[in-house]
RNA sequence: GUGCCCAUAGCUCAAUCGGUAGAGCGGUUGCCUUAUACGCAACUGGUUCCAGGUUCAAGUCCUGGUGGGCACA
Numbered sequence: 001g002u003g004c005c006c007a008u009a010g011c012u013c014a015a016u017c018g019g020u021a022g023a024g025c026g027g028u029u030g031c032c033u034u035a036u037a038c039g040c041a042a043c044u045g046g047u048u049c050c051a052g053g054u055u056c057a058a059g060u061c062c063u064g065g066u067g068g069g070c071a072c073a
Stems, first nucleotide, its partner, number of pairs: 001072007010025004019056001026044006049065005
């Protein structure tokens, strides 16, 4: 330099043919306990990497960037 893949909650990851962004872990509070832990319940969570485009509607499609990984040279 060229090609391919990835980027979504604090972390690990989902999200169907484009149609209201979710789960587990975590955090907070309560119950339980003499107390802590475990367990149970509720709550808490997002500028979907950035900037544009298409569309009634974009995490998803298109373009250009940024960062990471793999392969080739």
A computed fold for a 73-nucleotide RNA from a Patescibacteria group bacterium, annotated as transfer RNA. Its mean pLDDT, the model's own confidence on a scale to 100, is 81. The sequence is in RNAcentral, with records from ENA. Its Rfam family is "tRNA". Rfam classes the family as a transfer RNA. The source organism's lineage runs through Bacteria and Bacteria candidate phyla.